[in-house]
Context: one part of a larger RNA
């Protein structure tokens, strides 16, 4: 000098764009953050238009049948593995880069073929029962794109090449959407390898599933991934092992560069979801707002037993020098479901708060000497503040008030928002501070103080004439900021 997710002190007018728990991966009240489909299905509730009967003051009223929309839980499908958060762990094929072969891939695209015959249940519901609750049990009824069996099989799988095995589901507004099998694609992912990737030797030896082989198991798939047997290997001063630290990268900061430091926001990958372990479902998880077990903690309890997990968005306590609203909207972009209408979406888009940063603008312009008054200094002559003020002549950015008023949206739909922007009105009106002035280093005098009080980045000032302390006048620098502290180059 530059930089910052900064903080602190003094000060503070406006706007745009960004950014905002770096500490306790500490504990969390409350609300919301993942639903959707009736064009898969049966119930319950609901009761419209219409129809019939009776009465009628001809307006209607009452009753019956029928059952549309809507609503509720349930079966079933898809989604919930995305999106969002955090960086605890991890020195590792985690990441980066370049390769590889033994793999899977819902939805989507292309192509071929098929979509046949049957069956028995279980929720919901009803009745009863247990329990404080959470919830659970018994009996009975029932539908399906739920479940099961049979048939069929070009290609598919296995094969001792004889053969064996294996599928489907329907719905509606009748045009489609589905379903099954196979092949290919696309996308996404799993696995392996070369190279790169912090410090310590006051860590020198480490390793028995260890290293390799054979056989088998397991997996979507290779493999000591696992098991049995066999062999005795494998790694290591080119630093194994151990310890400490750490998410990695694109990037960011600095620097002429080489390099050094760093990894907030944004983007890619990884890991984690109270702590530890485990599997289930599924195309995909060993699953943040799923399940089971154990633990710690909190809550409810009728003491028998139950409930919970903000490192989602807000918000609370705690910690801390320190970091925001329990806001609006699905209008846009995107996502899930749905044929669609649409529903959901704290993703997202916006608004609120904070000079936290960057950028822009303003706090007026011109004129004005007899250099007013006041202040300060003075050699008492004057000098300086100083064209500064006042005065005169103007202007109106921003803020204010009034009127109009978008784009963002396609044909309907705008949270933002009566916002941006435009026009008009009034009036210099509402808008300047902070640090420094001994040298480094731009900027000097007076008073007070008297090695005191104090200053200080370094050198150093202060003990009676202090340009170094405190105040004042003056001056210098930067400016809605200015200084200090911290950290990096």
């Nucleotide at each position: 000098g530059a930089a910052c997710g900064a903080a602190c002190g003094c000060u503070g007018g406006c706007g745009g764009c960004a950014u905002g728990c770096u500490u306790a991966a500490c504990a969390c009240a409350u609300g919301c953050a993942a639903g959707u489909c009736g064009a898969a299905c049966g119930c319950g509730u609901g009761g419209a238009u219409c129809u019939c009967c009776a009465c009628u003051u001809c307006g209607g009223u009452g009753g019956a049948a029928g059952g549309a929309a809507g609503c509720g839980a349930g079966u079933g499908g898809c989604a919930a593995a995305c999106g969002g958060g955090u960086g605890a762990g991890u020195a590792a094929c985690a990441c980066g880069u370049g390769g590889g072969a033994a793999c899977c891939u819902g939805c989507c695209c292309u192509a071929u073929a098929g979509u046949u015959u049957g069956g028995g249940a279980c929720a919901a519901c009803a009745a009863c029962u247990g329990g404080a609750a959470a919830c659970a049990g018994u009996u009975g009824c029932u539908a399906a794109u739920a479940c099961c069996a049979g048939a069929u099989a070009c290609g598919c799988u296995c094969u001792a090449c004889g053969g064996a095995g294996g599928a489907a589901a329907g719905a509606u507004u009748u045009a489609u959407c589905g379903c099954u099998a196979u092949a290919g694609g696309a996308u996404g992912g799993g696995c392996c390898c070369g190279c790169g990737c912090u410090a310590g030797a006051u860590u020198a030896g480490g390793u028995a599933g260890u290293u390799g082989g054979u056989a088998g198991g397991g997996u979507a798939a290779u493999g000591g991934c696992c098991u049995a047997c066999c062999a005795a290997g494998c790694c290591g001063a080119c630093g194994a092992u151990c310890u400490a630290u750490a998410g990695c990268u694109g990037g960011u900061c600095u620097g002429a560069g080489a390099g050094g430091a760093u990894g907030a926001u944004c983007a890619g990958c990884c890991a984690c979801a109270c702590u530890g372990g485990g599997a289930c479902u599924g195309a995909g998880a060993c699953a943040c707002g799923g399940c089971c077990c154990a633990g710690a903690c909190u809550c409810c309890u009728a003491c028998g037993g139950g409930a919970g997990g903000c490192a989602g968005c807000a918000g609370u306590g705690a910690g801390g020098a320190a970091u925001a609203u329990u806001g609006g909207a699905c209008a846009a972009u995107g996502g899930g479901c749905g044929a669609a209408a649409g529903c959901c979406u704290g993703a997202u888009c916006c608004a609120g708060c904070a000079a936290u940063g960057c950028c822009g603008c303003g706090u007026g312009a011109g004129u004005g000497a007899c250099g007013a008054a006041g202040g300060c200094c003075u050699u008492c002559g004057g000098g300086u503040u100083g064209u500064a003020a006042a005065g005169c002549u103007c202007u109106u950015u921003c803020a204010g008030c009034a009127g109009g008023g978008a784009a963002g949206a396609a044909u309907g739909u705008g949270a933002c928002g009566g916002u941006a922007c435009c026009u008009g009105c009034a009036g210099a009106a509402g808008a300047a501070g902070c640090c420094c002035c001994g040298g480094c280093u731009a900027a000097c005098u007076c008073c007070g103080u008297g090695c005191c009080a104090g200053c200080a980045g370094c050198c150093g000032c202060g003990g009676u004439a202090a340009u170094a302390c405190g105040g004042a006048g003056g001056g210098g620098g930067c400016u809605a900021g200015c200084g200090u502290u911290g950290u990096u180059c």
A computed fold for a 489-nucleotide part of an RNA from an uncultured bacterium, annotated as small-subunit ribosomal RNA, 5' domain. Rfam family: Bacterial small subunit ribosomal RNA. Rfam links the family to the GO terms ribosome and structural constituent of ribosome. The coordinates come from a structure-prediction model, not an experiment, and the mean pLDDT is 87.